[in-house]
RNA sequence: UCCUUCAUAGUCUAGAGGCUAGGAUAUGUGGCUCUCACCCACAAGGCCGGGGUUCAAUUCCCCGUGAGGGAA
Numbered sequence: 001u002c003c004u005u006c007a008u009a010g011u012c013u014a015g016a017g018g019c020u021a022g023g024a025u026a027u028g029u030g031g032c033u034c035u036c037a038c039c040c041a042c043a044a045g046g047c048c049g050g051g052g053u054u055c056a057a058u059u060c061c062c063c064g065u066g067a068g069g070g071a072a
Stems, first nucleotide, its partner, number of pairs: 001071007010025004018055001027043005048064005
């Protein structure tokens, strides 16, 4: 320098043009317990940035940024 894959809560991850963006874990509150833990209930928390296509983009396209792999 070129090719390729990926980017979604603190962490791990599912998803797909119109969804309330789902799950796990961690966290907070309450319950349970003599207390803690376990367990139960509830809550808060997320689509890497910019542009394009579209009635509508987190999803498709382009550029960039970052990460992984490969070729010189």
Notes:
This is a predicted structure of a 72-nucleotide RNA (transfer RNA) from Micractinium conductrix. The sequence is in RNAcentral, with records from Rfam. Its mean pLDDT, the model's own confidence on a scale to 100, is 80. It matches the Rfam family "tRNA". The family's RNA type in Rfam is transfer RNA.